[in-house]
The RNA shown here (c-di-AMP riboswitch aptamer (ydaO/yuaA leader)) has 142 nucleotides and comes from Micromonospora craniellae. It matches the Rfam family "c-di-AMP riboswitch aptamer (ydaO/yuaA leader)". Gene Ontology terms of the family: regulation of gene expression and cyclic-di-AMP binding. Taxonomically the source falls in Micromonospora (Bacteria, Bacillati, Actinomycetota, Micromonosporaceae). The coordinates come from a structure-prediction model, not an experiment, and the mean pLDDT is 77. The sequence is in RNAcentral, with records from Rfam.
């Protein structure tokens, strides 16, 4: 001097998942944000046939094609490709360019919407020291 790894501070990103006060110290309370249950009204609630695989929730995370395997009406898993939808692109919003995600879990036979009311959550996971691309607008600062 260079590269790689780890840690701390700081800055930033996904997410509701942050902030404040106190404390007998990992707890309690409050604010803010988020989720669930829960009336009137409204919606659903009709008949027949076939089948048997309950139904519902959080979340952007749905749906389709194709191949393989299991099962052998149904369907399930994996891989590839796409897609409804979602995120980033560093003061904010939007557009362009570009880069990504398109999962996972929970309730337990039960829940439409839903005022009052009731009950919960505040995790976890990443990136960075950069000449941080371009444009427009509204603000702010000097």
């Nucleotide at each position: 001097c260079g590269c790689a790894u780890c840690g701390a501070c700081c800055c930033g990103c996904c997410u509701a998942a942050u902030c404040g006060u106190g404390g007998u110290c990992u707890c309690a309370c409050g604010a803010a944000c988020c989720g669930g249950g829960g009336a009137c009204c409204c919606a659903c609630c009709g008949c027949a046939c076939c089948a048997c695989u309950g139904g519902g929730g959080u979340g952007a995370a749905u749906c389709c094609g194709c191949g393989a395997g299991c099962a052998u009406c149904g369907g399930c898993u994996c891989a590839c490709g796409g897609u409804a939808g979602g995120g980033c692109c560093a003061a904010c919003u939007u557009c362009c360019c570009g880069c990504c995600c398109g999962a996972a879990c929970c309730c337990g036979u039960c829940a439409g919407c839903u005022a009052a009311c009731c009950c919960g959550g505040u995790c976890g996971g990443c990136g960075g020291u950069g000449u941080c691309g371009g444009a427009a607008g509204g603000a702010g600062c000097u």